[in-house]
This is a predicted structure of a 330-nucleotide part of an RNA (large-subunit ribosomal RNA, domain IV) from Entomoneis sp. A source record names the gene rrl. The full RNA is in RNAcentral, with records from ENA.
Context: one part of a larger RNA
RNA sequence: UUAUGUUGAAGGAACUCGGCAAAAUGACUCCGUACCCUCGGAAUAAGGAGUGACUAUUUUAGAGCAAUCUAAUAUUAGUUGUCACAAAAUCGAGAACAGCGACUGUUUAAUAAAAACUUAGGUCUUUGCUAAUUUGUAAAAAGAAGUAUAAAGACUGACGCCUGCCCAGUGCUGCAAGAUUAAAAAGUAAAAGUUUAGGCUUUUAUUUCAAUUCCCAGUAAACGGCGGCCGUAACUCUGACGGUCCUAAGGUAGCGAAAUUCCUUGGCAUUUAAUUGGUGUCCUGCAUGAAAGGCGUAACGACUGUUCUACUGUCUCCAACAUAAACUUU
Numbered sequence: 001u002u003a004u005g006u007u008g009a010a011g012g013a014a015c016u017c018g019g020c021a022a023a024a025u026g027a028c029u030c031c032g033u034a035c036c037c038u039c040g041g042a043a044u045a046a047g048g049a050g051u052g053a054c055u056a057u058u059u060u061a062g063a064g065c066a067a068u069c070u071a072a073u074a075u076u077a078g079u080u081g082u083c084a085c086a087a088a089a090u091c092g093a094g095a096a097c098a099g100c101g102a103c104u105g106u107u108u109a110a111u112a113a114a115a116a117c118u119u120a121g122g123u124c125u126u127u128g129c130u131a132a133u134u135u136g137u138a139a140a141a142a143g144a145a146g147u148a149u150a151a152a153g154a155c156u157g158a159c160g161c162c163u164g165c166c167c168a169g170u171g172c173u174g175c176a177a178g179a180u181u182a183a184a185a186a187g188u189a190a191a192a193g194u195u196u197a198g199g200c201u202u203u204u205a206u207u208u209c210a211a212u213u214c215c216c217a218g219u220a221a222a223c224g225g226c227g228g229c230c231g232u233a234a235c236u237c238u239g240a241c242g243g244u245c246c247u248a249a250g251g252u253a254g255c256g257a258a259a260u261u262c263c264u265u266g267g268c269a270u271u272u273a274a275u276u277g278g279u280g281u282c283c284u285g286c287a288u289g290a291a292a293g294g295c296g297u298a299a300c301g302a303c304u305g306u307u308c309u310a311c312u313g314u315c316u317c318c319a320a321c322a323u324a325a326a327c328u329u330u
Base pairs, nucleotide, nucleotide: 001325002324003323004322005321006320007319008318010316011315014314019311027051028050029049030048031047036041038158052080053079054078055077056076057074059072060071061070062069063068081085093309094308095307096306097305098304099303100301101300105117106116121156122155123154124153125152126151127150133142134141135140159296160295161294162293164226165225166224169223170222171219172218173217174216178214179213185208186207187206188205189204190203191202192201193200194199227245228244229243230242231241254288255285266282267281268280269279270278271277
């Protein structure tokens, strides 16, 4: 000097991106326990008190004829020792607010455990059984020794309140009236070749016949989309109101400087002595918004942000000690 520990005056997060690390809490018995809530929880909430040894006493079980003894248990009263009685070890710190995800679970074996994945629940689509879907060149197999309360695909993701408008574009589905489209085939007509003839072959013209596509309709918990400009109220401001252009329709409810807000450290309030932070509110939403779900939500979380109590060598500011190395000599 390093590592691992132990202890520390006064202060107590002033450290730091951040209380990281450490300290603190910890057992049992008794008392006591808030908001909220899906009435199950929250909850060991929080917050208190007690705990040794001995004597007497209570209750239970067993043994004994009985006195009583043995084991366990509990309460009260008293006695007694230590600075300290769960005397060691083991062994929850707690509270408040907010975001996200309902939860338990899963994941990047060896830098990511999460708000990502899954999930029960919800919706849509396909599928009538030799099912759809999938694997295989095929035979065949999975689906399933199942049968629409089933199976497959897609999205959403407990629960509560809800889920607005647009089918013009793209997709999907349907319809059959019409239009359109290939080769082959078939029919008809003509010509040529060949044949005694029947016929056959070739060429040309023409007619008939499919899905598709066009057209028409439906469909958004399908892919997706959801506006400008101008004027207007008896101070001013604002604009319920009116006009006009465009559109398939012009963003509804809700939420909102948000995991989304550029300007921005937005304005106000609160928290601090002081806050680019946190929370509440406003709405001027660069560029929120309803199953790529919207907004809430008890419980839960080695998740993320903020605050408080306790606690401490994280720090002011370092010191001492123990052990192991390092170093020196042999």